The prediction has a mean pLDDT of 77. A computed fold for a 79-nucleotide RNA from a Gammaproteobacteria bacterium, annotated as c-di-GMP-I-GGC riboswitch aptamer. Taxonomically the source falls in Gammaproteobacteria (Bacteria, Pseudomonadati, Pseudomonadota). The model forms 95% of the base pairs in the Rfam consensus. The sequence was found by an Rfam model in a public genome assembly.
RNA sequence: GACGGAAAAGCCAAACCCGCCGUGAGGCGGGGACGGAAAGCCACGGGUCUUGAACGACGAGACGGCCGGGUUGCCACUA
Numbered sequence: 001g002a003c004g005g006a007a008a009a010g011c012c013a014a015a016c017c018c019g020c021c022g023u024g025a026g027g028c029g030g031g032g033a034c035g036g037a038a039a040g041c042c043a044c045g046g047g048u049c050u051u052g053a054a055c056g057a058c059g060a061g062a063c064g065g066c067c068g069g070g071u072u073g074c075c076a077c078u079a
Base pairs, nucleotide, nucleotide: 004075005074011036012035016031017030018029019028020027021026034065040071041070042069044068045067046066047063048062049061050060051059052058
C1' cells in the first nucleotide's frame, strides 16, 4: 500500500419507548438492537424531506444509517 474481515479483541447503533429542544423535517440524553468493515468525521455534488412564498422560481434549514466524493482509524493475510 492493495485486498479482505463479525475469525479474535473491541466499536457504532435502526425501529420503538421515555424525557428535553425545535413551527417543522429533525436533534440531544437514557433504554433497546434492525443492521454495519468505517453506521468515525466533513453538507462538496446529487437526491429526499421541512419551512417562508397563492403556485412556481427563489431563499433558509434537516437527513452522513439515501448515493457519490474527501479525510482519518482497528484486526488478519500477503508483498